[in-house]
RNA sequence: GCGCCUGUAGCUCAACGGACAGAGCACAAGAUUCCGGAUCUUGGGGUUGGAGGUUCAAUUCCUCUCAGGCGCG
Numbered sequence: 001g002c003g004c005c006u007g008u009a010g011c012u013c014a015a016c017g018g019a020c021a022g023a024g025c026a027c028a029a030g031a032u033u034c035c036g037g038a039u040c041u042u043g044g045g046g047u048u049g050g051a052g053g054u055u056c057a058a059u060u061c062c063u064c065u066c067a068g069g070c071g072c073g
Stems, first nucleotide, its partner, number of pairs: 001072007010025004018056001027043005049065005
């Protein structure tokens, strides 16, 4: 330099182009307990890496770009 893959919550990951982007763990509060842990209930937390484009509608499709990984030279 060229090609391919990945990027979504603090972490690990879901989500036919269509309902308010969800789950587990973690975190906070409550219940329980002498206290804690475990368990149960509830809650907070998201510029879907960034910028454009297509579309009535984009996490999803297209372009550029950034970061990481793999391969080729």

Model confidence (mean pLDDT): 83 of 100. Transfer RNA from a Candidatus Gottesmanbacteria bacterium, 73 nucleotides, folded computationally. NCBI's taxonomy places the organism under Bacteria, Bacteria candidate phyla, Candidatus Gottesmaniibacteriota. RNAcentral holds the sequence, with entries from ENA.